[in-house]
Context: one part of a larger RNA
């Protein structure tokens, strides 16, 4: 490279817009660039390869022919790709009515703990643990009652429910907004998928200014255990955790499973919404379409297991693999305050 391949062996970019590119529905025209076919001319010479012939034979060598997958001209043929040109609605998309959601953004509110503060009542202990002991408490603590400070997080609802491209979304209400979904028809008239770059978005940590600071809690201190305990467990406690606005940009970012279209038994629960049928009140029956889960045919698969939400059977497009280990490292290069991300080797070695 060609070939194989990515769910758990090596491997799917965290996800998302979308640029070039590749690929693309259906009918009819047309054109002849892909494609198919002839005709010409070139495709030196040696060589391969066929025939003949010279060295006693063979190597070898001499003549002759063929062949040379290409190229170019030029003439045809029109299934199929491709241009162009008119069309279609089964793909996409718009309008319309409806429901349903922790989808996203700002505002504002509620109640229950936990803490701390004042105040009443009370008095010796509380608190922790296997047991303890640091630690709090006669300066009145633990508990208890009222009062008020302040932050964060929102019990029950709550589900293998939603929702959202992913990361992720949960008290309530308000405002602004995205998105999918079901139904009826009308439109536009292939506008589609996919997507190297690129541009956004992207848990926790963790950086920078500036607030905030209840609980929790790296470090960090003391108790303790232990041979020793730079842990585990106990009493403290700062960053941090939270808000504002800049960074940063990984991750078991996982379904460890890229997108997108089509096709291939079914059986069962749920969630949206819609037709029938039933009572005419939900519900039950039947069914349609759209999610989300178990079970499970055929089928794949080393096997486990996957099985219309495939890992099945086909296509198109992107990423990506290519013993192990050095090393996801060094150096160079782009990014960042910075930690470090990203792209990424070799010698060695087995």
């Nucleotide at each position: 490279c060609u070939g194989g391949g990515c769910g758990u062996a090596a491997a799917g970019c965290g996800c998302g817009u979308g640029u070039a590119g590749g690929c693309g529905g259906u009918u009819c025209g047309u054109u002849a660039a892909g494609u198919c076919u002839g005709a010409u001319g070139u495709g030196a010479a040696a060589g391969c390869c066929c025939g003949a012939g010279g060295c006693u034979c063979a190597a070898c060598c001499u003549c002759g022919g063929a062949a040379g997958u290409g190229c170019a001209u030029u003439g045809g043929a029109u299934a199929c790709u491709g241009g162009c040109g008119a069309g279609c609605u089964a793909g996409a998309g718009u309008c319309c009515c409806g429901g349903a959601g922790a989808g996203g953004a700002g505002g504002g509110u509620g109640g229950a703990a936990u803490u701390c503060c004042u105040g009443g009542u009370g008095u010796a202990g509380c608190g922790g643990u296997g047991a303890a002991a640091u630690g709090c408490g006669u300066a009145g603590a633990u508990a208890u009652c009222a009062g008020g400070a302040g932050g964060a997080a929102c019990a029950c609802c709550g589900g293998c429910g939603g929702c959202g491209a992913a990361g992720g979304c949960g008290g309530c209400c308000c405002u602004c907004u995205g998105g999918a979904c079901g139904g009826u028809g009308a439109c536009u008239g292939a506008c589609g998928c996919u997507g190297a770059g690129a541009c956004g978005c992207g848990a926790a940590a963790g950086c920078g200014u500036g607030g905030g600071g209840a609980g929790c809690a790296a470090a960090c201190a003391g108790g303790a255990u232990u041979a020793g305990a730079u842990a585990c467990c106990c009493u403290g406690g700062u960053a941090g955790u939270c808000c504002a606005c800049g960074c940063c940009g990984u991750a078991a970012a996982c379904g460890a499973u890229g997108a997108g279209c089509a096709c291939u038994a079914g059986g069962u629960g749920u969630c949206g919404c819609g037709g029938g049928u039933a009572u005419u009140g939900a519900c039950c029956c039947c069914u349609g379409c759209g999610g989300u889960g178990c079970c499970g045919a055929c089928g794949c698969u080393a096997a486990c297991g996957c099985a219309u939400u495939a890992a099945g059977u086909g296509c198109u497009c992107c990423g990506c693999c290519u013993g192990g280990g050095g090393a996801g490292u060094a150096c160079g290069g782009u990014c960042g305050c910075a930690a470090g991300a990203u792209u990424a080797a070799a010698a060695c070695u087995c």
The prediction has a mean pLDDT of 90. This is a predicted structure of a 350-nucleotide part of an RNA (small-subunit ribosomal RNA, central domain) from an uncultured prokaryote.